[in-house]
RNA sequence: GCCCUCUUGGUGGAAUGGAUAUCACGCCACUCUCCUAAAGUGGAAUUACAAGUUCGAUUCUUGUAGAGGGCG
Numbered sequence: 001g002c003c004c005u006c007u008u009g010g011u012g013g014a015a016u017g018g019a020u021a022u023c024a025c026g027c028c029a030c031u032c033u034c035c036u037a038a039a040g041u042g043g044a045a046u047u048a049c050a051a052g053u054u055c056g057a058u059u060c061u062u063g064u065a066g067a068g069g070g071c072g
Base pairs, nucleotide, nucleotide: 001071002070003069004068005067006066007065010025011024012023013022018055027043028042029041030040031039048064049063050062051061052060
């Protein structure tokens, strides 16, 4: 230098054009308890960034950034 793959809450994964993006763990508050843990109820928090296509984009296209791999 060229090519391929990946990037989704704090963490790990699902959703692969269609209702307000889902689940687990974690976090916060409350209930329970003498206290803690467990259990229960509720809550906050996510599509790497920027454009494009489309009635509609996490999904498709392009560029940028980052991570991993291959060739030279």